[in-house]
């Protein structure tokens, strides 16, 4: 340099559900499992959702209601980083 074959590298991450821990609770965490994710990497600045120990209120009480500084990054969006490929 041609042919032919092949159609994306190394991997990575972890839903349900199960066991143990935590907490009011929504959840979270560690193990196990793998639904899925090309940012399903990190991160509450906006929103939506998701719970109310506490507060307010209601009631004879019970109970009800509303409220987030708690919680979802695997509910969007932004904000940052990363990897593969092409020009």
């Nucleotide at each position: 340099a041609a042919a032919a074959u092949u159609u994306u590298u190394g991997g990575g991450c972890a839903a349900a559900c199960c066991c143990g821990a935590u907490g009011a609770a929504a959840g979270u965490c560690g193990g196990g499992g793998a639904c899925g994710c090309a940012a399903a990497g990190c991160u509450u600045c906006c929103g939506g959702c998701c719970u109310a120990c506490g507060g307010c209120g209601u009631u004879a009480g019970a109970u009800c209601g509303c409220u987030a500084a708690g919680g979802u990054a695997g509910c969007g969006g932004g904000g940052u980083u990363g990897c593969c490929g092409g020009u």